[in-house]
Context: one part of a larger RNA
RNA sequence: CCUUCGUUAAGGAACUCGGCAAAUCAGUGGCCGUAACUUCGGGAUAAGGCCUGGUUGCCCUCGGGAGAGGGUGACCCGCAGCGACUGACCACAACCGACUGUUUAUCAAAAACACAGGUCCCUGCUAAACUGCAAAGUGAUGUAUAGGGGCUGAUGCCUGGCCAGUGUCCGAACGUUAAGGAAGGGGGUCAUCCCAUUAGGGAGAAGCUUCCGACUGAAGCGCGGAUGAACGCCGGCGAUAACUAUAAUCGUCCUAAGGUAGCGAAAUUCCUUGUCGGGUAAGUUCCGACCUGCACGAAUGGCAUAACGAGUUGUGGACUCUCUCAACGAAGGACUCG
Repeated sequence: CCUUCGUUAAGGAACUCGGCAAAUCAGUGGCCGUAACUUCGGGAUAAGGCCUGGUUGCCCUCGGGAGAGGGUGACCCGCAGCGACUGACCACAACCGACUGUUUAUCAAAAACACAGGUCCCUGCUAAACUGCAAAGUGAUGUAUAGGGGCUGAUGCCUGGCCAGUGUCCGAACGUUAAGGAAGGGGGUCAUCCCAUUAGGGAGAAGCUUCCGACUGAAGCGCGGAUGAACGCCGGCGAUAACUAUAAUCGUCCUAAGGUAGCGAAAUUCCUUGUCGGGUAAGUUCCGACCUGCACGAAUGGCAUAACGAGUUGUGGACUCUCUCAACGAAGGACUCG
C1' cells in the first nucleotide's frame, strides 16, 4: 500500500449522477394511541408513547371443579427482566403499471409480458381453427353460458367526427373475363373427273388432319350498398368589438371529415433553464398553474384512481467516516530479511 472488518473529538450529506455504501431503527409480546385518502375491505403493527423478572399475601369477577382474568400490598437479585431466540428506518409528494404473478439460464426484473374484466370476428358439429401426403388426430368423449382468433387491459366517468382510399361483409341487373363447348369458314391429303395426252397441269366428295372462329361460358374485377373496440385520417388564408390587445363573429379556398370530452413544457415541448407561484440563502431537477400541443387525445384507448411495487423522480425527519480530514486497531496479502 491492497482486501475484509472494528472504533473515533466537533460537525452531520457539506460527499456524490444519486445518501451508493454504511449507520440508525429493535421486534408478529402487552397496554394506550393512530391522519389524509378510500373501491368502506383497507390505509394500519400507520405514525407516536409506555410497560415487562422472581417470591409471597389479600380482594373482586367468571367457572361444577381444575383454573383463568383483574385489582392492591410486602420482599429478593442483577449493569441490564420481550435479559437468550425472535420483521422492518420513518414520513410527505408526483409519474408509470390496477393488484398476486412472469421474463432476457450467464450484464436489463422493468413502465416490458401476463392477468381478471371489456369488445370485435369466426364456428350449428363430420364445427371453425390446427397437425399430417393420406389414414387419422387435437379441438372434445366438448356443443354458442361452448370452442378458436384479433385488440384492449382491475375499478370509476367516458369512448367524439370521417366509409373518399385500403380491408371485410352483402348484392346480383349490366360491362369485362379462362379452360371447355361450338354454327360456320380456310388449308393439307385424296377416291374420282377434266385438259394435255410425253413430261405434266387443274377441279375435287367422304374420311383423316390442321388453322381461324360468330355465339356460349364461373368466380374475380368493374358496379351498388354496409362496416371504425376494421387498417386508418381528423385543414389553410384574410378581416372584425368605443384605448390597446384579443376575437364570440364574418368572408374565402380545399376536404371523406377537419381533433369533440378530457389532459397538456407531459416517460410526449424543438425554441426552453418557456412564464408565474411554491419549496432553498442559492433549485437546468421537483410540485402547482398557464396554453404559444415543433409533434397529446379517446379500447394502437382518454382522464381519474384507494391498495400494491427490490419500478422512476423530488423533499423532510432520524442517523451516520459519504464528506470536512484524517487517525488508530484486527485478520489475510503485498513487501523486506531468513